[in-house]
RNA sequence: GGGGCGUUAGCUCAGUUGGCUAGAGCACUCGGUUGACAUCCGAGAGGUCACAAGUUCAAGUCUUGUACGUCCCA
Numbered sequence: 001g002g003g004g005c006g007u008u009a010g011c012u013c014a015g016u017u018g019g020c021u022a023g024a025g026c027a028c029u030c031g032g033u034u035g036a037c038a039u040c041c042g043a044g045a046g047g048u049c050a051c052a053a054g055u056u057c058a059a060g061u062c063u064u065g066u067a068c069g070u071c072c073c074a
Base pairs, nucleotide, nucleotide: 001073002072003071004070005069006068007067010026011025012024013023019057028044029043030042031041032040050066051065052064053063054062
């Protein structure tokens, strides 16, 4: 220098053919249970879907550019 894949909650990840409100597990907070803890049960908080632009009535999803990570080629 060229190419592939990835970027969604604090962490690990899902998200279908573009369609109403963005989710799960763990972690965190509160409550219940216990003599107290753990476990278990319930509730809650937490998101610029990496960034920017474009297409569309509508974008996490499609297109382009940029950044970062990873792998391959030279």

Source information:
RNAcentral holds the sequence, with entries from ENA. The RNA shown here (transfer RNA) has 74 nucleotides and comes from a Chloroflexota bacterium. The source organism's lineage runs through Bacteria, Bacillati and Chloroflexota. The coordinates come from a structure-prediction model, not an experiment, and the mean pLDDT is 81. Rfam family: tRNA. By type it is a transfer RNA.